Context: one part of a larger RNA
């Protein structure tokens, strides 16, 4: 390299968009660059291969021949790639009606609940556990009414639901904005796919400057349990967790399953839509169960891990190790790149 491989055994890049490149629908024409044939020169000798032949035999040694898979030149072939011209409509995209939906920014607005203050009522406990005790309370607490305030999240509705490239998104409203589906016509005429770099977006925690802090709540204190508790269990509580701007680039970032296309029985349920003669048909999604067929089996099985194709990314036995060194990027924590000695 060549082969196998990648749900789960080592292995699918956290996601998308694109550049080089890699790969590409139909039908004509031209053209011969790849490709195919013929022929011409060259591919040194000796080795090695192989007929033959000389030393009595081999080994050795001559002489023929094939082969040197390759190169240039010519003459043809012209199905397929290529390249040019002209052209189609199915793939692809735009256009007209139409419809979905926690998709996305931004303001604004409700209520339920906690917490906290004031103000009544009103009195000895309360709170918390397996049981206790720190803890709050006679400086009037929990309780229960009224009002006042703050801040995070939005109970039913809610579902095997919907949306989004993925992270993720859920109270109402409004503005603004992206996508997706159907549907008939009508436009462009391959304009596609795929993507090394490379951009952009990326949950939590973290970090930097200003706010904000109601509840919970690393750390931290104290009650407790224990042999011993640097915990699980209580009471408290500080970053944080809420915003704005800037970073930070991981995640069991999982369907442990790259994207695209075509093709291979069905039966059920669901969401958007068309159409309906109301039986049902048809498009696109998300679900369960099976045919064939796959698979080491679980298991998948038109949302395939099945039959093929095209591009990229990955993997080659455990450990050391995602470690060292170096580089690049970060405020930093760190992150991405990633060995090897040695050992089994």
């Nucleotide at each position: 390299c060549u082969g196998g491989g990648u749900u789960u055994a080592a292995a699918g890049g956290g996601u998308g968009c694109g550049u080089a490149g890699g790969c590409g629908g139909c039908a004509c024409a031209a053209u011969a660059a790849g490709u195919c044939a013929g022929a011409a020169g060259u591919g040194a000798a000796a080795u090695g291969c192989u007929g033959u032949a000389g030393c009595u035999u081999a080994a050795c040694u001559a002489u023929g021949g094939a082969a040197u898979u390759g190169c240039u030149u010519u003459u043809g072939a012209u199905a397929c790639u290529g390249u040019u011209g002209a052209g189609c409509u199915u793939g692809a995209a735009u256009u007209g009606g139409g419809u979905u939906g926690a998709g996305g920014u931004u303001a604004g607005c409700g209520g339920a609940a906690u917490g906290a203050g004031u103000c009544a009522u009103g009195u000895a406990g309360c709170g918390g556990u397996g049981a206790a005790a720190u803890g709050c309370a006679u400086a009037g607490a929990u309780a229960u009414g009224a009002c006042u305030u703050a801040g995070a999240a939005c109970a039913c509705c809610a579902a095997u639901u919907g949306c989004g490239a993925a992270g993720g998104c859920a109270g109402c409203u409004a503005a603004c904005u992206g996508g997706g589906c159907c549907u008939u016509g009508a436009u462009u005429g391959a304009c596609g796919c795929u993507g090394a770099g490379g951009c952009a977006c990326g949950a939590a925690a973290g970090c930097g400057u200003g706010g904000g802090g109601a509840g919970c709540g690393a750390a931290c204190a104290g009650g407790a349990u224990u042999a011993g508790a640097u915990a699980c269990c209580c009471u408290g509580g500080u970053a944080g967790u809420c915003c704005a701007c800037g970073c930070c680039c991981u995640a069991a970032a999982c369907g442990a399953u790259g994207u695209u296309u075509a093709c291979u029985c069905g039966a059920u349920a669901u969401g958007g839509g068309a159409c309906u003669u109301c039986g049902g048909u048809u498009c696109c999604g998300u679900g369960u169960c099976c045919a064939a067929g796959g698979g080491a089996a679980a298991c998948c099985g038109u949302u395939a891990a099945g039959u093929a194709a095209a591009c990229c990314a990955c993997c080659u036995g455990g450990g050391g190790a995602g470690u060292a060194c170096g580089u690049u990027c970060g405020c930093a924590a760190g992150a991405a790149u990633g060995a090897a000695a040695c050992u089994c």